[in-house]
The RNA shown here (c-di-GMP-I-GGC riboswitch aptamer) has 81 nucleotides and comes from a Gemmataceae bacterium.
RNA sequence: CACGACAAAGGCAAACCAUCGGCAACGAUGGGACGCAAAGCCAUGGGUCCUUUUUCGAGAAGGAUCGCCAGGCUUCCGAAC
Repeated sequence: CACGACAAAGGCAAACCAUCGGCAACGAUGGGACGCAAAGCCAUGGGUCCUUUUUCGAGAAGGAUCGCCAGGCUUCCGAAC
C1' cells in the first nucleotide's frame, strides 16, 4: 500500500418518540439502536426527493439527501491473506 477478525480500545447512530426550526424535502437537540471500518468531511458527476415556474410533456431555477452510487480529501486498530 492493500485487506478487514466472534481481536482490543474507542467511535457513529436507522426506524420510532419528544421539543424546536423550515412552505416542503429535511435539519438541530434529547431519548433510542437497525446497522456502519470511513455511517468522518466535501453536493463535484449520476440517482432520489422537495419547492417555484410552466405550453401540464419536458425543461428551467432554487433547495434536501454523503446511512443511494461514483469521485476527491482526511483517518483509529492490526489477526489472517

Model confidence (mean pLDDT): 84 of 100. Rfam family: c-di-GMP-I-GGC riboswitch aptamer. Its family is annotated with cyclic-di-GMP binding in the Gene Ontology.